This is a predicted complex of two RNAs, RNase P RNA and transfer RNA, with 435 nucleotides together. Model confidence (mean pLDDT): 77 of 100. Rfam match: Bacterial RNase P class A. It is annotated as a ribozyme.
[in-house]
RNA sequence: CAAGCGCGCUGGACAGCCGCGCCCGGGGGGCGAAAGGCCCCCGGGUGAGGAAAGUCCGGGCUCCAAAGGGCAGGAAUAACGGGUAACACCCGCCGAGGGCGACCUCAGGACAAGUGCAACAGAGAUAUACCGCCCCGCUCCGGGUUCCGGGGCAGGGUAAGGGUGGAAAGGCGGAGACAAGCGCCCGCCCGGCGACAGGGAACUGCUCGCCGCUGUAAACUCUAUUCCGGAGCAACACCGUGGGAAAGCAACAGGCCGGCCCGGCCGCUUUCAGGAGGUGGCUGGAGCGCGCCGGCAACGGCGCGCCAAGAUAGAUGGCUGUCUUCAAUGACAGAACCCGGCUUACAGGCUCACUUGCAAA
RNA sequence: GCGGGUGUAGUUCAAUGGCAGAACACUAGCUUCCCAAGCUAGAUACGUGGGUUCGAUUCCCAUCACCCGCUCCA
Numbered sequence: 001c002a003a004g005c006g007c008g009c010u011g012g013a014c015a016g017c018c019g020c021g022c023c024c025g026g027g028g029g030g031c032g033a034a035a036g037g038c039c040c041c042c043g044g045g046u047g048a049g050g051a052a053a054g055u056c057c058g059g060g061c062u063c064c065a066a067a068g069g070g071c072a073g074g075a076a077u078a079a080c081g082g083g084u085a086a087c088a089c090c091c092g093c094c095g096a097g098g099g100c101g102a103c104c105u106c107a108g109g110a111c112a113a114g115u116g117c118a119a120c121a122g123a124g125a126u127a128u129a130c131c132g133c134c135c136c137g138c139u140c141c142g143g144g145u146u147c148c149g150g151g152g153c154a155g156g157g158u159a160a161g162g163g164u165g166g167a168a169a170g171g172c173g174g175a176g177a178c179a180a181g182c183g184c185c186c187g188c189c190c191g192g193c194g195a196c197a198g199g200g201a202a203c204u205g206c207u208c209g210c211c212g213c214u215g216u217a218a219a220c221u222c223u224a225u226u227c228c229g230g231a232g233c234a235a236c237a238c239c240g241u242g243g244g245a246a247a248g249c250a251a252c253a254g255g256c257c258g259g260c261c262c263g264g265c266c267g268c269u270u271u272c273a274g275g276a277g278g279u280g281g282c283u284g285g286a287g288c289g290c291g292c293c294g295g296c297a298a299c300g301g302c303g304c305g306c307c308a309a310g311a312u313a314g315a316u317g318g319c320u321g322u323c324u325u326c327a328a329u330g331a332c333a334g335a336a337c338c339c340g341g342c343u344u345a346c347a348g349g350c351u352c353a354c355u356u357g358c359a360a361a
Numbered sequence: 362g363c364g365g366g367u368g369u370a371g372u373u374c375a376a377u378g379g380c381a382g383a384a385c386a387c388u389a390g391c392u393u394c395c396c397a398a399g400c401u402a403g404a405u406a407c408g409u410g411g412g413u414u415c416g417a418u419u420c421c422c423a424u425c426a427c428c429c430g431c432u433c434c435a
Base pairs, nucleotide, nucleotide: 001357002356003355004354006352008350009349010348012323013322014321015320016319017318018317020047021046022045023044024043025042027041028040029039030038031037049332053343054342056341057340058339059338060337061232062231063230064229073228074227075226076225077224078223080092081091082090083089094108095106096105097104098103109222110221114220115219116216117215118214130162131161132158133157134156135155137153138152139151140150141149142148143147170189171188172187173186174185176184190212191211192210193209194208195207196205197204198203236280237279238278239277241435242434244272245271246270247269248268249267254266255265256264257263287306288305289304290303291302292301293300294299362431363430364429365428366427367426368425371385372384373383374382379415387403388402389401390400391399408424409423410422411421412420
């Protein structure tokens, strides 16, 4: 220098003008009997994110329901150790796979408990005899004698060889045995189970014994651990208008339906439910920043400092200048009860550690 | 904001993990003087990207699009 890999950070700051939401003012004005009430103006303060998103996990909070324990049933998770309020998250580590490497990925328990499935091809798919090899019997032909060679049929043995498939009964080599063959046997290797040794554990082992058992659990299932009622701030609490329901009181009087008759409607008080509307819930919290200490790390402890949106048809916008900077006009995108994660989107920029290649010293 | 559901031909719907079908519609031909109807043939799809598996429309994860509900008299 080029290509790459991993972690972290940022995604402007300040000032002026206009405009908007919220808060404060023992500032001004108006309404009002008055209020700490309502409206307007003035002054001051404050005002989106790293994802506010998807709503995929874990909690807080609130209400309704609910005596306690066990079994059954359901859901989630899945090597091991640690972190955390908790998690399916994070850190470390083990194993497997990939990469020259830095490093990356893993739904990573069990198919050796049982059940299911394995299309097509193939003789055969969880046990198989199509071709091939071998043996015995019958029969035919040839040679010509108590046997030899060849063909056909039937029976049996054999998983070494051929071919099909993703998968065919551990792999390679070898000797003996056999009618022919085969882990039947031997050496090396692979895999599984058990024992022993090492390690905190997953796990590892040129140790010993037994075995050779297809794949699939993101198929049923089994094992282990955790959880178990439901809803979600449009939860929920309070105030409360009109109308509604119920009870009590009054009354045959009065009012309205154009003048008369008939007919119809209309009162007051209290209580109840209440999802018009309003107020609370609402933001000070597993909070943020800095420093020190412990820990490989995630994280934890201590000390100091700080308070930083709270709307309810929904504010956070526009213009200009200066500065920092390699650059900032730029990307993705807009809080709606709150918090910890994950995932997804994202212009541009920065720090640190590391790898490979080339060049120079 | 919260909760739930669905994606297959142009449309409406099917399909045990094993060659994606049906009806209507479309195109071409036959039939007819012409059209319609009828007959024959054809074209057209598993929303997207990964993973599990020998094999995925189907199973799992992420994502995108669309739909529904949040009621009780105003």